[in-house]
RNA sequence: GGCGUCGUAGCCAAAUGGCUAAGGCAACGGAUUGCAAAUCCGUCAUUUACCGGUUCGAGUCCGGUCGACGCCUCCA
Numbered sequence: 001g002g003c004g005u006c007g008u009a010g011c012c013a014a015a016u017g018g019c020u021a022a023g024g025c026a027a028c029g030g031a032u033u034g035c036a037a038a039u040c041c042g043u044c045a046u047u048u049a050c051c052g053g054u055u056c057g058a059g060u061c062c063g064g065u066c067g068a069c070g071c072c073u074c075c076a
Stems, first nucleotide, its partner, number of pairs: 001072007010025003018056001027043005049065005
């Protein structure tokens, strides 16, 4: 340098064109407890790496950029 896959919350992760972006862990607030742990309840994304495009409608499709991983190639 070329090709492919991927990028969603602090972490993991679902949603494969259609109502308000599931769930778990963590964190925070509370209940319980002699104090804790465990358990239970509540809160936690106006937004999906960034910029454009298509569409009535985009996390999802298309183009570009950036990044991660894998394969291939070139030079030394």
This is a predicted structure of a 76-nucleotide RNA (transfer RNA) from an uncultured Planctomycetota bacterium. Rfam family: tRNA. About the family: Transfer RNA (tRNA) molecules are approximately 80 nucleotides in length. Model confidence (mean pLDDT): 81 of 100.